[in-house]
A computed fold for a 330-nucleotide part of an RNA from a Candidatus Bathyarchaeota archaeon, annotated as large-subunit ribosomal RNA, domain IV.
The RNAcentral record of the full RNA draws on ENA and SILVA.
The coordinates come from a structure-prediction model, not an experiment, and the mean pLDDT is 87.
It matches the Rfam family "Archaeal large subunit ribosomal RNA". A reference for the family is Yusupov et al. (2001), "Crystal structure of the ribosome at 5.5 A resolution", Science.
Context: one part of a larger RNA
RNA sequence: GCCAGGCGAGGGAACUCGGCAAAUUAGCCCCGUACCUUCGGUAGAAGGGGUGCCUGCGGUUUUGGCCUUGAGGCUGGAACCGCAGGUCGCAGUGGCAAGGGGGUCCCGACUGUUUAAUAAAAACAUAGGGAGCCGCAAGCCCGAAAGGGUGUGAACGGCUCCUGAAUCCUGGCCAGUACGGGUACCUGAAACCCGGGUUCAACCGGGCUAAGGGCCCGCAAACGCCGGGAGUAACUCUGACUCUCUCAAGGUAGCCAAAUGCCUUGUCGGGUAAGUUCCGACGUGCACGAAUGGAUCAACGAGGGCCCCGCUGUCCCCGCCUGGCACCCG
Numbered sequence: 001g002c003c004a005g006g007c008g009a010g011g012g013a014a015c016u017c018g019g020c021a022a023a024u025u026a027g028c029c030c031c032g033u034a035c036c037u038u039c040g041g042u043a044g045a046a047g048g049g050g051u052g053c054c055u056g057c058g059g060u061u062u063u064g065g066c067c068u069u070g071a072g073g074c075u076g077g078a079a080c081c082g083c084a085g086g087u088c089g090c091a092g093u094g095g096c097a098a099g100g101g102g103g104u105c106c107c108g109a110c111u112g113u114u115u116a117a118u119a120a121a122a123a124c125a126u127a128g129g130g131a132g133c134c135g136c137a138a139g140c141c142c143g144a145a146a147g148g149g150u151g152u153g154a155a156c157g158g159c160u161c162c163u164g165a166a167u168c169c170u171g172g173c174c175a176g177u178a179c180g181g182g183u184a185c186c187u188g189a190a191a192c193c194c195g196g197g198u199u200c201a202a203c204c205g206g207g208c209u210a211a212g213g214g215c216c217c218g219c220a221a222a223c224g225c226c227g228g229g230a231g232u233a234a235c236u237c238u239g240a241c242u243c244u245c246u247c248a249a250g251g252u253a254g255c256c257a258a259a260u261g262c263c264u265u266g267u268c269g270g271g272u273a274a275g276u277u278c279c280g281a282c283g284u285g286c287a288c289g290a291a292u293g294g295a296u297c298a299a300c301g302a303g304g305g306c307c308c309c310g311c312u313g314u315c316c317c318c319g320c321c322u323g324g325c326a327c328c329c330g
Base pairs, nucleotide, nucleotide: 001325002324003323004322005321006320007319008318010316011315014314019311027051028050029049030048031047036041038165052087053086054085055084056083057082058081059080060079061078062077063076064075065074066073067072088092100309101308102307103306104305105304106303107301108300112124113123128163129162130161131160132159133158134157139150140149141148142147167295168294169293171226172225173224176223177222179218180217181216182215185214186213187212192207193206194205195204196203227245228244229243230242231241254288255285266282267281268280269279270278
């Protein structure tokens, strides 16, 4: 010096990206327990008190002996519960073992699953919701086929896709793309027919015509998309209102400097002596927004942010001790 441990005055997170690590707490019994809530929970919430040993007494259960007509009487053992008195220590779950706690926000409902060997998560799954295909010799999947799976299943079923508990909801647009349906008409290749051409062919023109396309309709919990410029109210500001350009329609409810806000450490409020983080508001949303779901949400989480109490060698600022290794001397 390194590794693994033990202790530490005063302070107590000043350390640090961050309380990482360590410390605190801890079992059992009793008292007591808030907000919120899907009334189940939250909850071991929080916060208190007790805990050893000895003696006495009471009780419960159980098991013997003797007596007795009997609910019984006498007497002995075991386990447990409780009360009281006493007693020792700094300390009684004296060792081992054995929750630190609270508040708030984000994300995901939850238990679960995952990158075997750097990621356990907000990712995947999930119950629930929705859509599409399919009447079975089906639909979907594997295979060149034979054949096989779903399935000895049959629509309260199977397959595919999206969303992701519950609660409150899920707005407008079918112009583009995809898909479905229709279609008098237009387009539409070869074959075929007709004409030209060729000694035969090739080849060329015309006609007819399938799917498809044009055209029409539907469809957004299909892929997706959801404007701009002016003016205007008895101070000012703002603009319910009006005008105008334009679109398929111009973002509704709800939500927001958000895991989404560039400018930005936005502004205001809270917390601190001091807060680029955090919480509550505002909305001027660079570039939220409704099953690529929107909002909210009790419970849950080795998830993420912030704050408080307790606690501490994380730190101020280091010291000592134990064991091991390195190292030095012999």